[in-house]
Molecule: transfer RNA
Organism: Lentisphaera marina
């Protein structure tokens, strides 16, 4: 430089054919248990679905173009 790949909650990941209320686990705050701690239990909060644009009655999800990170190829002093 080109070509792929990923980008969704602090972290790690799901999200099926575009369908109206965006999810798990792990962490966190409160409570209950308990001498009191982990474990267990319930409740909650915690999200620019990377950004910007475009189709669509509707987009996390397609489309374009961007950023960022990973991987290959190429080039090179």
């Nucleotide at each position: 430089a080109c070509g792929c790949g990923c980008a969704u909650a602090g972290c790690u990941c799901a999200g099926u054919u575009g369908g109206u209320u965006a999810g798990a686990g792990c962490g966190c705050a409160u409570c209950g248990c308990u001498g009191a701690u982990a474990a267990c239990g319930a409740u909650g909060a915690g999200g620019u679905c990377c950004c910007a644009g475009g189709u669509u009655c509707a987009a996390a999800u397609c489309c374009u173009g961007g950023u960022g990170c990973g991987c290959g190829u190429a080039c090179c002093a």